Predicted 3D model of a 92-nucleotide RNA (c-di-GMP-I riboswitch aptamer) from Candidatus Entotheonella gemina.
RNA sequence: AUUAGAUCAAGGCAAACCGUGUGAAAACGCGGGGCGCAAAGCUGCUGGUCUAUAUGUCGUUCUCCGACGGCAUAGGGCCGGCAGGUGUAAUU
Repeated sequence: AUUAGAUCAAGGCAAACCGUGUGAAAACGCGGGGCGCAAAGCUGCUGGUCUAUAUGUCGUUCUCCGACGGCAUAGGGCCGGCAGGUGUAAUU
């Protein structure tokens, strides 16, 4: 000096839940809260997964238009999954 683990110090993030706001929804922002996390910080993923406003299609009703329901679909989200490159004084 580098890698890995543990301990401790200074810090960091922050689950569920509650309040409030945004959104069609998934979900997210802010405040409280603290399950926990050495990367639970960043980027990416023809990796996984959630939602279906819009679109297409099918069915029911109907003269038609419409209305209702089903299916597909991400350009919308999430990952405390994976990969990459960063990152923490001191002791062992």

Lineage of the source: Bacteria > Candidatus Tectimicrobiota > Candidatus Entotheonellales > Candidatus Entotheonellaceae > Candidatus Entotheonella. RNAcentral records the identical sequence in 2 taxa. The model forms 100% of the base pairs in the Rfam consensus. The coordinates come from a structure-prediction model, not an experiment, and the mean pLDDT is 75.